[in-house]
Molecule: transfer RNA
Organism: Ferrocalamus rimosivaginus
RNA sequence: UAGAGCAGUUUGGUAGCUCACAAGGCUCAUAACCUUGGGGUUGCGGGUUCGAUUCCC
Numbered sequence: 001u002a003g004a005g006c007a008g009u010u011u012g013g014u015a016g017c018u019c020a021c022a023a024g025g026c027u028c029a030u031a032a033c034c035u036u037g038g039g040g041u042u043g044c045g046g047g048u049u050c051g052a053u054u055c056c057c
Base pairs, nucleotide, nucleotide: 003019004018005017006016013050021037022036023035024034025033045057046056047055
């Protein structure tokens, strides 16, 4: 660090979980339950690097 709450990294290599939200399934209907989906300049700026959520300021 997603609307809310959080994980991840032990000098870097595809950005994840729960809830919420939306759609569908189920139901006479609602809730619950099941499936799927959308949503992120990883607080902002700069540096190093082929590459930064991760290292430095």